Record summary
Predicted 3D model of a 244-nucleotide part of an RNA (large-subunit ribosomal RNA, domain VI) from Marvania geminata. The prediction has a mean pLDDT of 83. It is recorded under the gene name rnl. Its Rfam family is "Bacterial large subunit ribosomal RNA".

[in-house]
Context: one part of a larger RNA
RNA sequence: UGUUUUAAAUUGAGAGAAACAUACUCCUGUACGAGAGGACCGAGUAUGAGAAACCCCUAAUGUAUCAGUUGUUAUGCCAUUAGCAUCGCUGAGUAGUUACGUUUCGAUUAUGGAACCGCUGAAAGCAUCUCAAGCGGGAACAUAAAUCUCAAAACAAGUUUAAUUUAUCGUAAAAGACUAUUACGUGAUAGGUAGAAUGUGAACCCAUAGUAAUAUGGAAGCUAAUCUAUACUAAAUCAAAAUU
Repeated sequence: UGUUUUAAAUUGAGAGAAACAUACUCCUGUACGAGAGGACCGAGUAUGAGAAACCCCUAAUGUAUCAGUUGUUAUGCCAUUAGCAUCGCUGAGUAGUUACGUUUCGAUUAUGGAACCGCUGAAAGCAUCUCAAGCGGGAACAUAAAUCUCAAAACAAGUUUAAUUUAUCGUAAAAGACUAUUACGUGAUAGGUAGAAUGUGAACCCAUAGUAAUAUGGAAGCUAAUCUAUACUAAAUCAAAAUU
C1' cells in the first nucleotide's frame, strides 16, 4: 500500500523452533554360565550441554547512597562544610541490569524402510521368504502429526463483535536512537512533601574523663532509582466559527 468505512477480537492454509548426551538405582547378582563373569525388556533418579523466563536466594556492577582517610585551596581563625586530585583513594551498598544464581523445558503417535526374519507359492507333481506374481514383520534416520512461536498478502485477501476513532498538545515509563508502544491529563502521570523499607554504621552540638591523640553518654544522623499515602507544583482547557 492492498483487502473499497473504522476499531477490537478470533480461526489457522502455511512457515519456523525444538528433538540431545551420560551415569547410577531397582528388576538382579536374576536369565545365561563349570566358574570367572553377567544381561535383554521395563521402571525410577541424578548430572552435563543447550533453550527460555526471572532476580526470592548466592554473586558481580552500582561515577546521583553512607562511612573512613591523604594532599591542597576556600568558607576570617577553631570547628563544620565545599572544590580539585582516576568517582582522589579505601570499606560497604538500594533500585535497575546481569550470571557465577533460581525456576522451567525436550511426552508421544503414524507412515516410509536396509540387512535380516517370515507367509502363501509355482517354474521343477517334491522342496523353496520370490534378481517368479502376491503379502507380513523389521533400526538409526527421513517425512507428517502432536508440543512451542509467528501467521488473512491464504488474490477464494476469511470469521465474529462493536461503532467515535485517530492525530496534534502536555505529565511520563514496564517502552525507547527517532518514531512506535504503554500509563495518564482533575487525576496519583511525574516532581515535591510525609511515613516506611533498605543501606551505611553512631552525625553536628553539648557534657564527662584525659596534658593530648582519643573514648564514653545524650531516642545517632543521613539515606539514589523501591513501597504506601498526600493534589502542594505541572499535566485538555479556553476563545472563535460552522453544523444540529